Predicted 3D model of a 353-nucleotide RNA (Bacterial RNase P class A) from a Gammaproteobacteria bacterium. Lineage of the source: Bacteria > Pseudomonadati > Pseudomonadota > Gammaproteobacteria. Of the family's consensus pairs, 97% are formed in the model.
RNA sequence: UGAGUCGGCCAGACAAUCGCUGUAGAAGAGACUUGUUUCUCCUAUGGAGGAAAGUCCGGGCUCCACAGAGCAGGGUGCCAGGUAACGCCUGGGAGGCGCGAGCCUACGGAAAGUGCAACAGAAAGUAUACCGCCCGUUUCAUAACGGGUAAGGGUGAAAUGGUGCGGUAAGAGCGCACCGCAUGCGUGGCAACACUGCAUGGCAAGGUAAACCCCACCCGGAGCAAGGCCAAAUAGGAAUCCACAGGUGUGGCUCGCACCGGAUUCGGGUAGGCUGCUUGAGGCCUGUGGUGACACAGGUCCCAGAUGAAUGAUUGUCCCCGACAGAACCCGGCUUACAGGCUGACUCAGACU
Numbered sequence: 001u002g003a004g005u006c007g008g009c010c011a012g013a014c015a016a017u018c019g020c021u022g023u024a025g026a027a028g029a030g031a032c033u034u035g036u037u038u039c040u041c042c043u044a045u046g047g048a049g050g051a052a053a054g055u056c057c058g059g060g061c062u063c064c065a066c067a068g069a070g071c072a073g074g075g076u077g078c079c080a081g082g083u084a085a086c087g088c089c090u091g092g093g094a095g096g097c098g099c100g101a102g103c104c105u106a107c108g109g110a111a112a113g114u115g116c117a118a119c120a121g122a123a124a125g126u127a128u129a130c131c132g133c134c135c136g137u138u139u140c141a142u143a144a145c146g147g148g149u150a151a152g153g154g155u156g157a158a159a160u161g162g163u164g165c166g167g168u169a170a171g172a173g174c175g176c177a178c179c180g181c182a183u184g185c186g187u188g189g190c191a192a193c194a195c196u197g198c199a200u201g202g203c204a205a206g207g208u209a210a211a212c213c214c215c216a217c218c219c220g221g222a223g224c225a226a227g228g229c230c231a232a233a234u235a236g237g238a239a240u241c242c243a244c245a246g247g248u249g250u251g252g253c254u255c256g257c258a259c260c261g262g263a264u265u266c267g268g269g270u271a272g273g274c275u276g277c278u279u280g281a282g283g284c285c286u287g288u289g290g291u292g293a294c295a296c297a298g299g300u301c302c303c304a305g306a307u308g309a310a311u312g313a314u315u316g317u318c319c320c321c322g323a324c325a326g327a328a329c330c331c332g333g334c335u336u337a338c339a340g341g342c343u344g345a346c347u348c349a350g351a352c353u
Base pairs, nucleotide, nucleotide: 001349002348003347004346005345006344007343008342009341010340012318013317014316015315016314017313018312020047021046022045023044024043025042027040028039029038030037031036032035049324053335054334056333057332058331059330060329061223062222063221064220068255069254070253071252073219074218075217076216077215078092079091080090081089082088093107094105095104096103097102108214109213113212114211115208116207127160130153131152132149133148134147135146136145137144161179162178163177164176165175166174180203181201182200183199184198185197186195187194188193227275228274229273230272237266238265239264240263241262242261246260247259248258249257282301283300284299285298286297287296288295289294
């Protein structure tokens, strides 16, 4: 200097004028219920995101509800931690990619069972002999027939462990050595696992479970349009069906438990106001412990609560000339989109000193 890898932060800024909205204070006016409510104005102060998106996971909270068990069903899938919890995060292990920093994994089980693998090939799982090799019979010879074989060749993504030596009629773990595999032991590690470790065994017939399945662990449901309170209006409406051996009860089925009515159709009234609603598993700083996620302790701060839906318009200056994009009960994650800018650490290549 260039090319990369892994993180962190910002997300136009400043000023003025007018406008919108929450909270607090103060003033005025109206209504009437005489202490409530509505409106106007003033002052102070606050007012969209890193993803607010997706609605994919997990919870808090509310209700069913006093609410149990099982089956079916669903979810996760190496180990150990973190967390309120998780399918998330951190750190390790194994496998794979990269020169490397690093990155990816739908990562339990194929010796419980079932299934699947086109084409090619003799044969695709206790499968098989196309070419070939060896032996014998026959023949002038070739050809033919019988027996043995799976080392060589062919096909295929994959062909029944691999290499070498011996052995054999020719071959084959047939035997041996090493590697591989299985089992057991030892050492290290909490563990997953690892080992140029030791012993035994010629040794199971490969792949696929993001196929069915088996195994381990986990799982009530519905959702702020949940729920609660107030006001107002109407028709405490009509018909049909089931009915205690029954019916209903927040996914399905069964048992249990509770209650005594339930279902369908037609018709009528209301759609208003308040609350839930923002102080939180909260943010920031410091210290201690930990490889880390994070935990503990201390200090400090209050940081949107709209409800047909609040932050907009104009002017001037600056420059990065502005991307993706707007809360609606709240929080922890994941995934996706993203112009431009700032910054930390590390890797590789080249050059100079």

About this RNA
Model confidence (mean pLDDT): 77 of 100.